Molecule: transfer RNA
Organism: Bacillales bacterium
RNA sequence: GCCAAUUUAGUUUAAUGGUAGAACAAAUCCCUCGUAAUGAUUAGACGCAAGUUCGAUUCUUGCAUUUGGCA
Numbered sequence: 001g002c003c004a005a006u007u008u009a010g011u012u013u014a015a016u017g018g019u020a021g022a023a024c025a026a027a028u029c030c031c032u033c034g035u036a037a038u039g040a041u042u043a044g045a046c047g048c049a050a051g052u053u054c055g056a057u058u059c060u061u062g063c064a065u066u067u068g069g070c071a
Stems, first nucleotide, its partner, number of pairs: 001070005007064001010024004018054001026042004047063005
């Protein structure tokens, strides 16, 4: 330099165009003489920018990130 793939919550990950789910972690409450565990509740995410579409995490393009391959 060229080609391909990846990017979703603090972490690990679902979701083939119709308002994004879960687990762990976190916070609050309950329980306890106290701590942990259990139980209840809460908050938290679609890499960035354009385009197509009534509607985009999903399709297209560019950029960025990480990884792999070729030279």